The RNA shown here (transfer RNA) has 73 nucleotides and comes from a Candidatus Pacearchaeota archaeon. The prediction has a mean pLDDT of 81. The sequence is in RNAcentral, with records from ENA. Its Rfam family is "tRNA". By type it is a transfer RNA. The same sequence occurs in records of 2 taxa. Taxonomically the source falls in Candidatus Pacearchaeota (Archaea, Nanobdellati).

């Protein structure tokens, strides 16, 4: 310098162009126990990396660019 991958909750990560963007896990709160542990209900948390274009509609497709990770030389 080319090349492909990844970029959603605090962290792991789903997620067919259309309903209100989710799960596990963490954290709050309340139940349940003599008490804790485990359980179970609820509940906060999200600028879907950033800027743009397509499209009635974009987390999704399409140019750029900024990070990582892998690969060529």
């Nucleotide at each position: 310098g080319c090349c492909u991958c990844u970029a959603u909750a605090g962290c792991u990560c789903a997620g067919u162009g259309g309903u209100u963007a989710g799960a596990g896990u963490g954290c709050g709160a309340c139940a349940u126990u003599g008490g804790u542990a485990a359980u179970g209900u609820c509940g906060a948390g999200g600028u879907c990396c950033c800027g743009g274009g397509u499209u009635c509609a974009a987390g999704u497709c399409c140019c750029g660019g900024u990070a990582g990770a892998g690969g060529c030389u």